A computed fold for a 124-nucleotide RNA from Loigolactobacillus binensis, annotated as FMN riboswitch aptamer (RFN element). The organism belongs to Loigolactobacillus, within Bacteria. The model forms 100% of the base pairs in the Rfam consensus. Rfam family: FMN riboswitch aptamer (RFN element). Its family is annotated with FMN binding in the Gene Ontology.
RNA sequence: GUUCGUCUUCAGGGCAGGGUGAGAUUCCCGACCGGUGGUUAUAGUCCACGACCCACCAAUAUUGGUGGCCGAAUCGGUGUAAUACCGAUACCGAUAGUUAAAGUCUAGAUAAAAGAAGAUAGGC
Numbered sequence: 001g002u003u004c005g006u007c008u009u010c011a012g013g014g015c016a017g018g019g020u021g022a023g024a025u026u027c028c029c030g031a032c033c034g035g036u037g038g039u040u041a042u043a044g045u046c047c048a049c050g051a052c053c054c055a056c057c058a059a060u061a062u063u064g065g066u067g068g069c070c071g072a073a074u075c076g077g078u079g080u081a082a083u084a085c086c087g088a089u090a091c092c093g094a095u096a097g098u099u100a101a102a103g104u105c106u107a108g109a110u111a112a113a114a115g116a117a118g119a120u121a122g123g124c
Stems, first nucleotide, its partner, number of pairs: 001124003005120006017029003031104002033093002035049004044091002053068007073089005095107003
């Protein structure tokens, strides 16, 4: 240095201001936010993954495994190279709850996890 195993830590942000109303951070105007890896060059909207949700199986009965589901972008510019940068205009966002319909409030979640960093045994 590399490979493989073990362990530890970390690992999601956001309705200002206003309208209607008995009541709304849920409706309306408007505001705001963007997990992880990859990609000739920096990505919520390209490729892939995680999470959420659903089904089945197993068991110690709420945990493990397998499978499924899984949103959304164009135009112009620069450049060797950008659906990633710059400019413009768009679009998307689980489930349950709520005095009223939620990407942003509350809850499962002091959870889990893609993965990131570090420590360490062995092999090469």